[in-house]
Context: one part of a larger RNA
Molecule: small-subunit ribosomal RNA, 5' domain
Organism: moss metagenome
RNA sequence: GGAUGAACACUGGUGACAUGUUUAACAGAUGCAAGUUGGAUGGGAAGCAUCCUAGUGGUGUUUUUAGUGGCAGGCAAAUGAGUAAUGCAUAAAAACUUGCCAUUGGGAGGGGGACAAUAGUUGGAAACAGUUGUUAAUACCCCAUAGGCUGAAGAGCAAAAGGAAGAAUCCGCCCAAGGAGGGGCUUACAUCUGAUUAACUAGCCGGUGAGGCAAUGGCUUACCAAGGUGACGAUUAGUAGCUGGUUUAAAAGAAUGAUUAACCACACUAGGACUAAGACAUGACCCAUAUUCCUAUAAAAAGCAAUAGUGGGGAAUUUUCCACAAUGGGCGAAAGCCUAAUGGAGCAAUGUCGAGUGGAGGUAGAAGGCCCAUAGGUUGUAAACUCAUUUUUUCAAAAAAGAAGUAAUGACAAUAUAUGAGGAAUAAACAUUAACUAGUUUUCUGCCAAUAAUCGCAAUAAGAUAGAGGAUGCAAGCGUUAUGU
Numbered sequence: 001g002g003a004u005g006a007a008c009a010c011u012g013g014u015g016a017c018a019u020g021u022u023u024a025a026c027a028g029a030u031g032c033a034a035g036u037u038g039g040a041u042g043g044g045a046a047g048c049a050u051c052c053u054a055g056u057g058g059u060g061u062u063u064u065u066a067g068u069g070g071c072a073g074g075c076a077a078a079u080g081a082g083u084a085a086u087g088c089a090u091a092a093a094a095a096c097u098u099g100c101c102a103u104u105g106g107g108a109g110g111g112g113g114a115c116a117a118u119a120g121u122u123g124g125a126a127a128c129a130g131u132u133g134u135u136a137a138u139a140c141c142c143c144a145u146a147g148g149c150u151g152a153a154g155a156g157c158a159a160a161a162g163g164a165a166g167a168a169u170c171c172g173c174c175c176a177a178g179g180a181g182g183g184g185c186u187u188a189c190a191u192c193u194g195a196u197u198a199a200c201u202a203g204c205c206g207g208u209g210a211g212g213c214a215a216u217g218g219c220u221u222a223c224c225a226a227g228g229u230g231a232c233g234a235u236u237a238g239u240a241g242c243u244g245g246u247u248u249a250a251a252a253g254a255a256u257g258a259u260u261a262a263c264c265a266c267a268c269u270a271g272g273a274c275u276a277a278g279a280c281a282u283g284a285c286c287c288a289u290a291u292u293c294c295u296a297u298a299a300a301a302a303g304c305a306a307u308a309g310u311g312g313g314g315a316a317u318u319u320u321c322c323a324c325a326a327u328g329g330g331c332g333a334a335a336g337c338c339u340a341a342u343g344g345a346g347c348a349a350u351g352u353c354g355a356g357u358g359g360a361g362g363u364a365g366a367a368g369g370c371c372c373a374u375a376g377g378u379u380g381u382a383a384a385c386u387c388a389u390u391u392u393u394u395c396a397a398a399a400a401a402g403a404a405g406u407a408a409u410g411a412c413a414a415u416a417u418a419u420g421a422g423g424a425a426u427a428a429a430c431a432u433u434a435a436c437u438a439g440u441u442u443u444c445u446g447c448c449a450a451u452a453a454u455c456g457c458a459a460u461a462a463g464a465u466a467g468a469g470g471a472u473g474c475a476a477g478c479g480u481u482a483u484g485u
Base pairs, nucleotide, nucleotide: 001485003483004482006481007480008479010477014354015353016352017351018350019348020347021313026311027310030308031307035071036070037069040068041067043065044064045063046062047061048060049059050058051057052055079265080264087191090188091187092186096183097182098181101179103177104176105175106174107173109143110142111141112140119132120131121130122129123128148157149156150155162171163170164169192238193237194236199229200228201227206224207223208222209221210220211219241263243261244260245256246255247254248253269288271286272285291302292301319345321344322343323342327341328339329338330337331336359387360386361385368379369378370377371376393422394421395420396419398417402412430473431472432471433470435454440469441468442467443466451456
């Protein structure tokens, strides 16, 4: 010099676009962040219409929904604690899997028994739990069938579900095949520091049999064998998420990994499995520890590293806002519902970029200030004053694009923007001034007070301290500090 997720001093008018707990992966008031489906299903409740045998009735229809069932909740969002290789980056490969999506070929025959809800009843302070009877289904089970699987062969094993509708038809269901995209596994190479860490390893290295897995494999186990890693740094210790990238530099390189994108890991701490196509699951479950809360002392509840917000730590980092209008996600036949993703607004000069704070004329070179050799010089065309203008600003009345999809649908927003009116009106600081380094005089002080990145300066004429006048630099900023280059 250029750089920063910066902080601090002084100052501060505005727009656009970005960014905003780098520290305690510390704690966890309050609201909200994952639901949806009545066109899977039996009930309940409410309304309307209609029928008769006029009732505690039937039928139809609309709205609503606690339960059963389905799909989703493994996405999206947060964080970087752990991890030096079960990771990441690049390149390859074979022994696998795949809900939804799209393609192709087939199929759906027959039967059965339950469990919630509801109604009783029992226990408990509560959380909730037990028990008796009843009931539906795309919930569950059995038989049949099978271009699939197993097997050398005979042979053996395994499916299905309906719903809406007047109908056409539409949405689903089961089996098989290959596809796309996703995921699991393996290999090679690369990946910080320390040798004042030199040896490490016992399922450890390999084989056989068996088990296990979606799949390979010491993944597990029995037996056999004695291997395997290491000065090309094993092991151990410390530190650390990795990358595309970012900063700097002409480059080589050095440092770094905020935002954004991909991958990984984690969800109070530690362990575990269940369900599922997929989890060993952040807003699911079980066990244990710590903490908090509740209690009738038997027991019970909780987990913000989602978003706002609070306390605490810290030099330091925002609103307990609006909307699903757009983009996307989930469910649904659809209407639609949900969405703290997202779109927006708010706060902060935190950063980058933009436009301003006026323009033209104006010498009695005014007054005042400062210097002075008292002649004058300087501040200085600067001001006053004159003329014109209105970016910005204030007010007024208009007013979008973003909506895709005939119509309707806009949070932002009565915003951007354009129009009219008013008046120079509403808007400049900060640092420096010996040298480095652009820019100097005077007054006070007197090795004091101070200053200072370095050299230094100050001891009675200080261009270096402090004030004032002038000057220089930069400018809504400026200077200091910190960090790497």